[in-house]
Molecule: c-di-GMP-I riboswitch aptamer
Organism: uncultured Granulosicoccaceae bacterium
RNA sequence: CGUAGAAAAAGGCAAACCCUCCGAAAGGUGGGGACGCAAAGCUACUGGUCUACGGGAUUCUCCUAUGAUCGCAGGGCUACCUGA
Numbered sequence: 001c002g003u004a005g006a007a008a009a010a011g012g013c014a015a016a017c018c019c020u021c022c023g024a025a026a027g028g029u030g031g032g033g034a035c036g037c038a039a040a041g042c043u044a045c046u047g048g049u050c051u052a053c054g055g056g057a058u059u060c061u062c063c064u065a066u067g068a069u070c071g072c073a074g075g076g077c078u079a080c081c082u083g084a
Stems, first nucleotide, its partner, number of pairs: 003083003012037002017032003021028002035071001041077003045074003048069003054064004
């Protein structure tokens, strides 16, 4: 430097749910709480998925991202310990 995560060691993060605030919503902030995670650290670059204020249409419905999701997958960047 690269690589692996079987067994250790030190730790770390924090799902659902509850409270709070923001948001049209999806969803997010803060606190509690742990389902889990060896990158469940960062990043919206690619794909997927979610929402539709607004806009459009063939208008009692449908379409659409500039919004969201990194704990959906991949990519990029960074990283503790150890080496079966």